[in-house]
Description:
The RNA shown here (SAM riboswitch aptamer (S box leader)) has 115 nucleotides and comes from a marine sediment metagenome. Of the family's consensus pairs, 94% are formed in the model.
RNA sequence: UCUUAUCAAGAGUGGGUGAGGGACAGGCCCUGUGAGCCCACGGCAACCGGUUCCGGCAGGCCCGGAACGGCCGGUGCCAACUCCUGCAGAAGCGAAAAGCUUCUGAUAGAUGAGG
Numbered sequence: 001u002c003u004u005a006u007c008a009a010g011a012g013u014g015g016g017u018g019a020g021g022g023a024c025a026g027g028c029c030c031u032g033u034g035a036g037c038c039c040a041c042g043g044c045a046a047c048c049g050g051u052u053c054c055g056g057c058a059g060g061c062c063c064g065g066a067a068c069g070g071c072c073g074g075u076g077c078c079a080a081c082u083c084c085u086g087c088a089g090a091a092g093c094g095a096a097a098a099g100c101u102u103c104u105g106a107u108a109g110a111u112g113a114g115g
Stems, first nucleotide, its partner, number of pairs: 001115007012041006020030003024086004042078003046075006052066005057060001082108001087105007
């Protein structure tokens, strides 16, 4: 950088450091009752691999499921819907090409898997 899937759920304590952080812009928010980062331990359960069990039939290196997400491992994640909006369209309110609300799609971003 390309392809593809997902993004309204879920999950924090301690130690160190010490001022900023939430990708970007605007908004809004978090923050010395300690940001961000690092370490330890813990947790979550999305994707992938392995494995156990159950079910299916098109009978295979197949598909679906285990809800205390069966178990183990890899990656990831543990303020706020991806915090909201950012472009386009539709609907509603409105005198209105103002403004507000809702919905759909796209873009961007994040994470996994593959190249």